[in-house]
RNA sequence: GCCCCGUUAACUCAGCCUGGAAGAGUGCCAGUUUCGUAAACUGGAAGUCGAGGGUUCAAAUCCCUCUCGGGGCU
Numbered sequence: 001g002c003c004c005c006g007u008u009a010a011c012u013c014a015g016c017c018u019g020g021a022a023g024a025g026u027g028c029c030a031g032u033u034u035c036g037u038a039a040a041c042u043g044g045a046a047g048u049c050g051a052g053g054g055u056u057c058a059a060a061u062c063c064c065u066c067u068c069g070g071g072g073c074u
Base pairs, nucleotide, nucleotide: 001073002072003071004070005069006068010026011025012024013023020057028044029043030042031041032040050066051065052064053063054062
């Protein structure tokens, strides 16, 4: 230098192909329970969907450029 994969909640990841309300588990907070803690159960908070631009009535999703992480080729 070229190619491929990834980048979404504090963490691990779905969702992207085929555009139409942003999700799960863990963690965190509160409650129930307990002599108390843990476990279990119930509820809640938490997101510029890596950045910028484009297309569209509408973009996490499609197109372009770039950042960062991983792998491969020379």
This is a predicted structure of a 74-nucleotide RNA (transfer RNA) from a Microcaldota archaeon. Its mean pLDDT, the model's own confidence on a scale to 100, is 85. Rfam family: tRNA. By type it is a transfer RNA.